[in-house]
RNA sequence: CCAUAUUCUGUUGGAGAGCGACGUUGGCGGCUCCGGCUGCUGCGUCCACCGAAGGGGCAAACCGCGGGCAUGUGUCCGCGGCGAAUCUCUCAGGUUCCAGGACAACAGGGUUCCG
Numbered sequence: 001c002c003a004u005a006u007u008c009u010g011u012u013g014g015a016g017a018g019c020g021a022c023g024u025u026g027g028c029g030g031c032u033c034c035g036g037c038u039g040c041u042g043c044g045u046c047c048a049c050c051g052a053a054g055g056g057g058c059a060a061a062c063c064g065c066g067g068g069c070a071u072g073u074g075u076c077c078g079c080g081g082c083g084a085a086u087c088u089c090u091c092a093g094g095u096u097c098c099a100g101g102a103c104a105a106c107a108g109g110g111u112u113c114c115g
Stems, first nucleotide, its partner, number of pairs: 005111009018047001020046005026041006048095003054091001055089003062081008
């Protein structure tokens, strides 16, 4: 210095699942016969669901221990370690729009290791 790897920022794309029920002397409105009714939103409870923020779990391989069978460096079983995801769980999060969103592309910034 370049590449890989990794990370951050910007732009674009980006799935799934109830516009659920009840309560509310929380907030902002609308109507009113002034008794109340009602829309959105926040919060709480309950039921149903989703998986692609985050998080949990694990297969083979590899490593170790023990035992059996072999005896040209092995092989089988058990236990433990390590070990992945778009798999799985559904804690968290989410189920109109907005927002979020794994991941991908493009652009730019940074950094480590190795060569």
A computed fold for a 115-nucleotide RNA from Candidatus Kuenenia stuttgartensis, annotated as Glycine riboswitch aptamer. Its mean pLDDT, the model's own confidence on a scale to 100, is 80. The sequence was found by an Rfam model in a public genome assembly.